[in-house]
Context: one part of a larger RNA
Molecule: small-subunit ribosomal RNA, 5' domain
Organism: Orbilia oligospora
RNA sequence: UAUGCUUGUUUCAAAGAUUAAGCUAUGCAUGUCUAAGUAUAAGCAAACUAUACAGUGAAACUGCGAAUGGCUCAUUAAAUCAGUUAUCAUUUAUUUGAUAAUACCUUACUAUUUGGAUAACUGUGGUAAUUUUAGAGCUAAUACAUGCUAAAAAUCCUGAUUUUUGGAAGGGAUGUAUUUAUUAGAUAAAAAACUAAUGCCUUCGAGCUUUUUGGUGAUUCAUGAUAACUUAACAAAUCACAUGGCCUUGCGCCGGCAAUAGUUCAUUCAAAUUUCUGCCUUAUUAACUUUCGAUGGUAGGAUAGUGGCUUACCAUAAUUUCAACGGGUAACAAGGAAUUAGAAUUCGAUUUCGGAGAGGGAGCCUAAGAAACGGCUACUAUAUUCAAAAAAAGUAGUAGGCGCGUAAAUUAUUUAAUUCCGAUUCGAAGAAGUAGUGACAAUAAAUAUUGAUAUAGGGUUUUUUUAGGUCUUGUAAUUGGAAUGAGUACAAUUUAAAUCUCUUAACGAGGAACAAUUGGAGGGUAAGUUUGGUGCUAGCAGUCGCGGUAAUUCUAGCUCUAAUAGCGUAUAUU
Numbered sequence: 001u002a003u004g005c006u007u008g009u010u011u012c013a014a015a016g017a018u019u020a021a022g023c024u025a026u027g028c029a030u031g032u033c034u035a036a037g038u039a040u041a042a043g044c045a046a047a048c049u050a051u052a053c054a055g056u057g058a059a060a061c062u063g064c065g066a067a068u069g070g071c072u073c074a075u076u077a078a079a080u081c082a083g084u085u086a087u088c089a090u091u092u093a094u095u096u097g098a099u100a101a102u103a104c105c106u107u108a109c110u111a112u113u114u115g116g117a118u119a120a121c122u123g124u125g126g127u128a129a130u131u132u133u134a135g136a137g138c139u140a141a142u143a144c145a146u147g148c149u150a151a152a153a154a155u156c157c158u159g160a161u162u163u164u165u166g167g168a169a170g171g172g173a174u175g176u177a178u179u180u181a182u183u184a185g186a187u188a189a190a191a192a193a194c195u196a197a198u199g200c201c202u203u204c205g206a207g208c209u210u211u212u213u214g215g216u217g218a219u220u221c222a223u224g225a226u227a228a229c230u231u232a233a234c235a236a237a238u239c240a241c242a243u244g245g246c247c248u249u250g251c252g253c254c255g256g257c258a259a260u261a262g263u264u265c266a267u268u269c270a271a272a273u274u275u276c277u278g279c280c281u282u283a284u285u286a287a288c289u290u291u292c293g294a295u296g297g298u299a300g301g302a303u304a305g306u307g308g309c310u311u312a313c314c315a316u317a318a319u320u321u322c323a324a325c326g327g328g329u330a331a332c333a334a335g336g337a338a339u340u341a342g343a344a345u346u347c348g349a350u351u352u353c354g355g356a357g358a359g360g361g362a363g364c365c366u367a368a369g370a371a372a373c374g375g376c377u378a379c380u381a382u383a384u385u386c387a388a389a390a391a392a393a394g395u396a397g398u399a400g401g402c403g404c405g406u407a408a409a410u411u412a413u414u415u416a417a418u419u420c421c422g423a424u425u426c427g428a429a430g431a432a433g434u435a436g437u438g439a440c441a442a443u444a445a446a447u448a449u450u451g452a453u454a455u456a457g458g459g460u461u462u463u464u465u466u467a468g469g470u471c472u473u474g475u476a477a478u479u480g481g482a483a484u485g486a487g488u489a490c491a492a493u494u495u496a497a498a499u500c501u502c503u504u505a506a507c508g509a510g511g512a513a514c515a516a517u518u519g520g521a522g523g524g525u526a527a528g529u530u531u532g533g534u535g536c537u538a539g540c541a542g543u544c545g546c547g548g549u550a551a552u553u554c555u556a557g558c559u560c561u562a563a564u565a566g567c568g569u570a571u572a573u574u
Base pairs, nucleotide, nucleotide: 001570002569003568004567005566009444011442015437016404022402023401024400026399027398028397031064032063037061038060043056044055062423071357072356073355081278082277083276086273087272090271091270096266097265098264110237114145115144121137122136124134125133126132154174155173156172157171158170162166175234176233177230179228180227181226182225183224184223199208200207214221236260238259241256244254245253246252247250280328281327282326287319289317294316295315296314297313298312299311300310301309332354334352336347337346338345339344359380360379362377363376364375382393384391385390410435412434413433414432418431419429421427449481450480451479452478453476454475455474456473457472458471459470460469461468462467487507488506489504491503517563518562519561520560521559522544523543528558530557531556532555533554539546540545
């Protein structure tokens, strides 16, 4: 694990893994809106502070999610995985913290705000058929586009003029990000001399020298500068609620708190590669890899990035009896489980973690993230509807069915809890919880208790011993008392709503019930030299054996024994 017989209570609760990662009718399992993106519903509500709108709000556009969760274990044997490293070799929506004065290339210009669409909607249609869509007519934006606005200084180029030893009007460029090149990113310690230029100071002899640099074990790092580069990035034409202040009364100027968006840097959540060590069996597997990358080098490409990842050109190398390469596995790995004096052996599909897969292969779109399957495309195997032209499908999600088998539950209920997703306190979730089925396992422990009387003993005591006290141990178709829950059940509690349990009124025990079973009784191994039947027959028996007319072993009655709400049997394993 399955199965046989049996089964009163309580708590707890595994459950279509094994065989077929076989096939699946039907339903459901992923959606989502705030004051704060978009409402003229010919929707509702009616008003109220509202003659642009203002409440609520189906649909639809937009945004986000759908890569999580759940399921299964087919593959897979240095692969996955575990522990341990690395990223100075990378990407990262979201979270949290920081962060942007530079846009125009110029005569007379939208910046008090630009442009054109489209859905929902209306109406006309096609097909037998689908979550099918065509044509026409409208209308929105934080959708899709386009596109202005702000200082001073400094630096670097250029250099009109003027000829003195020099200095300088004017002009151009300079946000972040991208790509390329160049450059700074220093520093072990002391003293002096010479040459040339030059600055300060000067008593005209001399004298002086101050320059900035973060981090790591380590960098071509961080960071800065220069020259260019960019068809394509950003620098808010957004939304809600408040409405105030200042005067030079102007379509003036200034202004709060949130929301959403946004570039770069960090952070967080991760991811992707990566170092070292470690795996069952097999030699009736000894050589293996390299034409078509096998091992290494150089360069290009590709990638988020490293790398034969890929291409070109070179070299000829890599692994192996310390078992390579093959084969097998009724092999997902690990945490773990059983057994156990120790050593060890066996198991681990299964609630945590990592991996892999969605009938089989392959390819791809979207996205921060998928080589996604409750996304798409083709092939393939299944298989559905059809008017025969076509169309649609993927339960190893949850219920349910068939099949397979020794072998496994309800087409229930709820988002109340735990969490998760969303524009979100409000919605959704077969995640999850709650019941139902459930002798998989496990927990606690009812099926009785007691007196009297009668009777049979056993101690002990008294000489009223043929007996009586006293203390006890059984037996009994005698008799009397208590005590309870199993069950039935008002009620409240429980709960999302119930159920169960715990509480608890009222009922609820005398043998014919409210009645305990399952194996056994020769040995091993606790317990019969009982009685009937059978007669080497029927049968039992793990095993040794029993049975041929007195069967301790069969079949029954009685009695006894073991465990006990459980016990037997088969199988696997220690």